[in-house]
Context: one part of a larger RNA
RNA sequence: CCCUUGUUAAGGAACUCGGCAAAAUGACCCCGUAACUUAGGGAGAAGGGGUGUCGUUUUGGGUGUUAAAGCCUGAGACGAUCACAGAAAACAGAUCCAAGCGACUGUUUAGCAAAAACACAGGUCUCUGCUAAGUCGUAAGACGAAGUAUAGGGCUGACGCCUGCCCGGUGCUGGAAGGUCAAGGGGAAGACUUAGUCCUUUAAGGACGAAGGUUAGAACCUAAGCCCCAGUAAACGGCGGCCGUAACUAUAACGGUCCUAAGGUAGCGAAAUUCCUUGUCGGGUAAGUUCCGACCUGCACGAAUGGCGUAACGACUUGGAUGCUGUCUCAACAAGGGACUUG
Numbered sequence: 001c002c003c004u005u006g007u008u009a010a011g012g013a014a015c016u017c018g019g020c021a022a023a024a025u026g027a028c029c030c031c032g033u034a035a036c037u038u039a040g041g042g043a044g045a046a047g048g049g050g051u052g053u054c055g056u057u058u059u060g061g062g063u064g065u066u067a068a069a070g071c072c073u074g075a076g077a078c079g080a081u082c083a084c085a086g087a088a089a090a091c092a093g094a095u096c097c098a099a100g101c102g103a104c105u106g107u108u109u110a111g112c113a114a115a116a117a118c119a120c121a122g123g124u125c126u127c128u129g130c131u132a133a134g135u136c137g138u139a140a141g142a143c144g145a146a147g148u149a150u151a152g153g154g155c156u157g158a159c160g161c162c163u164g165c166c167c168g169g170u171g172c173u174g175g176a177a178g179g180u181c182a183a184g185g186g187g188a189a190g191a192c193u194u195a196g197u198c199c200u201u202u203a204a205g206g207a208c209g210a211a212g213g214u215u216a217g218a219a220c221c222u223a224a225g226c227c228c229c230a231g232u233a234a235a236c237g238g239c240g241g242c243c244g245u246a247a248c249u250a251u252a253a254c255g256g257u258c259c260u261a262a263g264g265u266a267g268c269g270a271a272a273u274u275c276c277u278u279g280u281c282g283g284g285u286a287a288g289u290u291c292c293g294a295c296c297u298g299c300a301c302g303a304a305u306g307g308c309g310u311a312a313c314g315a316c317u318u319g320g321a322u323g324c325u326g327u328c329u330c331a332a333c334a335a336g337g338g339a340c341u342u343g
Stems, first nucleotide, its partner, number of pairs: 001338008010329002014327001019324001027051005036041001038158001052081012082086001094322007101314002106118002122156004127152002134143003159309004164239003169236002171232005178227003184221002190215004196208004240258005267301001268298001279295005
């Protein structure tokens, strides 16, 4: 010096990102116990008091008996007595206030993350009739499920109050008049070939050309889909700008105008969301970029990608307080084990 412990004057979080760590609380009995609340809770709330031994005495329970005695045991009353200390050692909640998130118990990154993530009961939606929908895979095949609509899938996530407007785009569902449209059907016109006929520069000449064969293939017929017409947002999603206006000023209930499918309703709001920003005001502190309550100028909240509340719960996150302490002012001493030195 390092590790593991113990104790410490005065102070008591001044330490630090942060009370991290440590200290403190702790058992049983009695008293007492707030806001809030889903009336169950909160609650062991908080906060107090008692506890040894001996004597006397009251009374209950058990066992036992014909009845008892005896034995075991509980709860008191009065008195005495010892110690600094009676749950005498060990084991054995710190608590409160406020806020955020998630309702809760649960689950998770075996080996850096336990959470506000996942799940959840509840809600809701269209989907899915079983070779189900959905998912993985080129496929075979597998999961779904050795299930069968009281099932499975998607979204949301207890409960309370609610869940606004937009169907133009994308998707889905329905529709079938018209447009487009594949293979297929259809087979018109054409092209090549040539028996033959005709012409004359009689040549390896030219023109026309039936039937047959070959090639090519127009019109026309024809499904779904798409175009089209509707519906649908707890489907994917979206939810404006400029200008003016009131008898102080300011502001604008009001008006005008442009654009849109429709222009953000309720509620909330510097928020796990606010850039400017340590916004402004209030509270708490001697002093507060954090925190709490408001305001609203929401860069860029917002209603099941749910909105706002919410008792209870949380090894979650944030701020404050009491107690407590070597966290610190500021370090000291001690014990054990190392390191180190000597043998």

About this RNA: A computed fold for a 343-nucleotide part of an RNA from an anaerobic digester metagenome, annotated as large-subunit ribosomal RNA, domain IV. Rfam family: Bacterial large subunit ribosomal RNA.